A computed fold for a 262-nucleotide RNA from a Dehalococcoidia bacterium, annotated as Bacterial large signal recognition particle RNA. Taxonomically the source falls in Dehalococcoidia (Bacteria, Bacillati, Chloroflexota). Its Rfam family is "Bacterial large signal recognition particle RNA". About the family: The signal recognition particle (SRP) is a universally conserved ribonucleoprotein involved in the co-translational targeting of proteins to membranes. A source record names the gene ffs. Of the family's consensus pairs, 90% are formed in the model. The RNAcentral record of the sequence draws on ENA.

RNA sequence: UCGUGCUACAUGGGGAGCUAGCGGUGCCCUGAACCCGCAAUCCGCUACAGCGGGAUGGAACUCCCGCCCGCGGUGCGUCUUUUGUGGGACUGGCUUGACGAAGUGGCGUUGAAAGCUGGGACCCGCGCGGCGGAAGCCUGUGAACCCCGCCAGGAUCGGAAGAUAGCAACGGUAAGCAGAUCCUUUCGAGCGCCGCGGAUAUCCUCGCUUGAGCUGGCUGGUCAAGCGAAGCCGGAAAAGCGUAUCAACGGCGGGUGCACGA
Numbered sequence: 001u002c003g004u005g006c007u008a009c010a011u012g013g014g015g016a017g018c019u020a021g022c023g024g025u026g027c028c029c030u031g032a033a034c035c036c037g038c039a040a041u042c043c044g045c046u047a048c049a050g051c052g053g054g055a056u057g058g059a060a061c062u063c064c065c066g067c068c069c070g071c072g073g074u075g076c077g078u079c080u081u082u083u084g085u086g087g088g089a090c091u092g093g094c095u096u097g098a099c100g101a102a103g104u105g106g107c108g109u110u111g112a113a114a115g116c117u118g119g120g121a122c123c124c125g126c127g128c129g130g131c132g133g134a135a136g137c138c139u140g141u142g143a144a145c146c147c148c149g150c151c152a153g154g155a156u157c158g159g160a161a162g163a164u165a166g167c168a169a170c171g172g173u174a175a176g177c178a179g180a181u182c183c184u185u186u187c188g189a190g191c192g193c194c195g196c197g198g199a200u201a202u203c204c205u206c207g208c209u210u211g212a213g214c215u216g217g218c219u220g221g222u223c224a225a226g227c228g229a230a231g232c233c234g235g236a237a238a239a240g241c242g243u244a245u246c247a248a249c250g251g252c253g254g255g256u257g258c259a260c261g262a
Base pairs, nucleotide, nucleotide: 001262002261003260004259005258006257009057010056011055012030013029014028015027020046021045022044023043024042034054035053036052037051038050063255064254065253066252067251068250072246073245074244075243076242077241079240080239081238082237083236085234086233087232090231091230093227094226095225096224097223098222099221102219103218104217105215106214107213114209115208116207118205119204120203121202123198124197125196126195127194128192129191131188132187133186134185135184136183138179139178140177141176147172148171149170155164156163157162
């Protein structure tokens, strides 16, 4: 140096959680890396830390150590951003009202505001009128008889002359029915450029006195109420950043048996 056969060892690793602690089953990350049995109200072990049985590789690119890299996880944060949520003292915003009159506008010496007399609108009462209703009046109709007048015929009385009662017809009328205008009476009602009186807070106006303001439409100001929740406060979740820690895979370097034979 080569070959053969053994042994140590290897046949995944890691994170969180559970645990007195270690590991496993389960979950997650990475990766490609044997089989069977046990195992989350757990299974097995004791700092040398899965237990039991079997198989394969095997001194090395596969084992051990150190360094580098860093998939991923976990903890922390007076940090940044986003999402949604609870609060409503403060700042900001919106709406409404009141006050006041800074700006602006309008009216005003062709006379503002104020005051006085008068008039009108508005309210109440009375009267008058009109409207509507009712009654009366008027017209017409309207009684076989139990309404009136006049009563033909006929009836009765009488010797006669005549008289009596009296139906129909005619005329008129009562109760009733119908009708429309004037008139009379009465009742009613948010009818009236009507009349009188009363009341009078408000509005308009003529005239007179007086002599410069009046108004509050818009913006702005103060106050009050309400709305809403942008800022603010609280807490939750997610992402990012920072920090700490664990860490797969990978890279580099170093180290590491036994026996036999050539």